[in-house]
RNA sequence: UUCGAUAAAGGCAAACCCGUCGAAAGACGGGGACGCAAAGCCGAGGGUCUACCAUCACGCUCCGCGUGGUCAUGACAGCCUGGUUGCCGACG
Numbered sequence: 001u002u003c004g005a006u007a008a009a010g011g012c013a014a015a016c017c018c019g020u021c022g023a024a025a026g027a028c029g030g031g032g033a034c035g036c037a038a039a040g041c042c043g044a045g046g047g048u049c050u051a052c053c054a055u056c057a058c059g060c061u062c063c064g065c066g067u068g069g070u071c072a073u074g075a076c077a078g079c080c081u082g083g084u085u086g087c088c089g090a091c092g
Base pairs, nucleotide, nucleotide: 002092003089004088011036012035016031017030018029019028020027021026034078040084041083042082044081045080046079047076048075049074054070055069056068057067058066059065060064
């Protein structure tokens, strides 16, 4: 350095529940542990999710409302790639 053990010390925390924020996806705090060796950090590429707004179609009781489609600049780092930092230490 690669690598990651039925090792040690420590760390994070899915679902779900409560509160707050948000149009939503979702985020944050508390509880809680399915898991995680980067499940630390960075939305750069791919992917996925959402659609207040915008736009298109249709409908209606038509200054508007409803339903459906499209759309990221929004979201996900616990989907993959990439970037960056880093604890511990056996076997090989």
c-di-GMP-I-GGC riboswitch aptamer from Anaerolineales bacterium UBA5797, 92 nucleotides, folded computationally.